Notes
The RNA shown here (SAM riboswitch aptamer (S box leader)) has 160 nucleotides. Model confidence (mean pLDDT): 82 of 100.
Order: sequence, then C1' cells, then structure tokens
RNA sequence: AUCUUAUCCAGAGUGGCUGAGGGGCCAGGCCCGACGACGCCACAGCAACCGGCCGGACGAAGCGAGGACACAACUCGCUUCUCCAGGUGCAGGUGCUAACUCCUGCCCGGCAAACGCCGACGCUUGAACGAAAGCGCGGUAUGGCCGGGGAAGAUAAGAU
Repeated sequence: AUCUUAUCCAGAGUGGCUGAGGGGCCAGGCCCGACGACGCCACAGCAACCGGCCGGACGAAGCGAGGACACAACUCGCUUCUCCAGGUGCAGGUGCUAACUCCUGCCCGGCAAACGCCGACGCUUGAACGAAAGCGCGGUAUGGCCGGGGAAGAUAAGAU
C1' cells in the first nucleotide's frame, strides 16, 4: 500500500509547549477557535478489537481410574483443542477522550398539500410605462420529516 472481516446514536480531560486556523478530501450547511482551537508532549481516564488470567459447555479428541475374564457402553478425573450475546483492566499490543463518523450528498420505502414553491385564475389594497402585497382558488412531494441500504472514511484483527 492493497484485500477480507467486525465495529462506528454508549463511554472518557487536565496541565505544559506552540500560535491560526480546525472539524479526512470535494460541495453545501452547522460548529470549534486569540477566554488560545488544531497539533505535539506529559499525566489521567474510557472502551474491551487482539493477548493474558478466571469461569462455563447438557462440545470434540486423548490419557487415567472405577467397573469387567476382556472389549465396548457407562460414571468420574486430568490434559489439549474448540466454543461462549461469560467474567476480569491485567506494569501486555493497539485505539479513543467536542458535536451520531458533526449533518447532508447516491438508491429504496413511508408520512406530510400545514409551511414553502408554482399559476396566464378570482377579490381587495394599490401602481399606472412595468409594479407589488394580502386573502382565496388550483397545482406541486426536486424543499421537509422518519426508516433501511450503499459509497467514502476511521479503528481493530488477519492475509498478501
């Protein structure tokens, strides 16, 4: 660097250094930031992916004991392996400690005609070269909300 699998609405911050941008990239939004963000360092913490330890298996294999003439079946024990919506934070390997991975972007499904938007229609106010606004009427589900999936990214474990 590439690929595979799992997870991503939970959780956890202080100090020092630095000094202008930062929240991965693009676009839109929304935030953080001279009351010092981001980053780096130290310490502390969170979590439990891998490892360790403990426990369980009404799992497998092997060995031993009981039993027996012997073997098998059966019962018990030990070891190893495998498994667990198990436990434990361990002077172990990583990771993480603003906002859901900050939100949206692509696809599918559901809800909504209230709002917004559109109208060459009606009324009123009004303008008077052209307005415009309000109300009504008609239309609209490309704006909105909810759910599922995807893409991309991050982290871990493994492989190349």